[in-house]
RNA sequence: CGAGUUGGCCAGGUGGCCGCGGGAGUGACGCUCCUGAGGAAGGUCGGGGCUCCAAAGGGCAUGGUGCUGGCUAACGGCCAGUCAGGGCGACCUGAAGGAAAGUGCCACAGAAAGCAAACAGCCAGAAAUGGCAAUGGUGAAACGGUGCGGUAAGAGCGCACCAGCAUAAAAGGCGACUUUUAUGGCUCGGUAAACCCCACCAGGAGCAAGGCCAAAUGGAGUUCGGUUGCCCGCCAGAUCAGCAAUGAUCAAACUCCUGGUAGGCCGCAUAGAUGGAUGGCCACCCAAGUAGAGAGAUCUACCGGACAGAACCCCGCCUACAGGCCAACUCGACGC
Numbered sequence: 001c002g003a004g005u006u007g008g009c010c011a012g013g014u015g016g017c018c019g020c021g022g023g024a025g026u027g028a029c030g031c032u033c034c035u036g037a038g039g040a041a042g043g044u045c046g047g048g049g050c051u052c053c054a055a056a057g058g059g060c061a062u063g064g065u066g067c068u069g070g071c072u073a074a075c076g077g078c079c080a081g082u083c084a085g086g087g088c089g090a091c092c093u094g095a096a097g098g099a100a101a102g103u104g105c106c107a108c109a110g111a112a113a114g115c116a117a118a119c120a121g122c123c124a125g126a127a128a129u130g131g132c133a134a135u136g137g138u139g140a141a142a143c144g145g146u147g148c149g150g151u152a153a154g155a156g157c158g159c160a161c162c163a164g165c166a167u168a169a170a171a172g173g174c175g176a177c178u179u180u181u182a183u184g185g186c187u188c189g190g191u192a193a194a195c196c197c198c199a200c201c202a203g204g205a206g207c208a209a210g211g212c213c214a215a216a217u218g219g220a221g222u223u224c225g226g227u228u229g230c231c232c233g234c235c236a237g238a239u240c241a242g243c244a245a246u247g248a249u250c251a252a253a254c255u256c257c258u259g260g261u262a263g264g265c266c267g268c269a270u271a272g273a274u275g276g277a278u279g280g281c282c283a284c285c286c287a288a289g290u291a292g293a294g295a296g297a298u299c300u301a302c303c304g305g306a307c308a309g310a311a312c313c314c315c316g317c318c319u320a321c322a323g324g325c326c327a328a329c330u331c332g333a334c335g336c
Base pairs, nucleotide, nucleotide: 001332002331003330004329005328006327007326008325009324010323012285013284014283015282016281017280018279020036021035022034023033024032025031026030038307042318043317045316046315047314048313049312050206051205052204053203057232058231059230060229062202063201064200065199066198067081068080069079070078071077082096083094084093085092086091097197098196102195103194104191105190106189119136120135121132122131123130124129144162145161146160147159148158149157163187165184166183167182168181169180170179171178172177210266211265212264213263218257219256220255221254222253223252225235226234237250238249239248240247241246289302290301291300292299293298
């Protein structure tokens, strides 16, 4: 100097004029003062607070998570790590438990793709046929690799080395796991973002939740009903008459007809609207950047343009982003 990787920050200010929402000073008008949208407010993908069912519990279904340790109110989030894959690297990605519980799938090609297989070929044989899975072919994948021996021809059939697997031990680590040694049999795929198994978690609905006021009339029917998937369990009335069964009335829930209302207040906040405000114009840059001039100090010109708009609140994740700024690290070239 160039090319990258990771993380963080800004994304305007002041003054004037005009115009809006809320609040205060006033009973009202008017006037004055104070105040008024983000890093994502977006998506609605997660977790909570809060509200109601409702006063608790268990099971099934359904759904979610899935390596280890930690953080957190909690999470599917975050931090650190292990392993696997990608990258020269800094780093990035991971849907990362189980394939010896079972079922399913692996097209086409190929002889054969989950218990198999013999097309070409090699060997023996006169032939029929028998032996083989080393060589060739097909394929993403064909039952370890290289070499030597052996054999009729071959094959871990045997041996040496290596890879993988299993068992045992040692060392390191909280752990996932890593390294080493010894022995062994030679070594029957992959896929669970397929069904499934295992472990853990989860009641449901949601501010259009919910509560209060106002307005307005009544009537009929059913039997219980309730906890927003199902079951169990649990909760669950009152009065009168009657020995009891039971009956009647009121209540509760549900259904139908009729009538009233579409309004106001709370929930609702350091913006708190409810057809929904936070704006427009002018000037100056106090910031950064670009271009030009200048030895330099500095001067001139351009430039607030991006993504975009609170609606109960909070914590995350994902996505969008003009113009910039800062830090660390990696690779390459050159110079010392």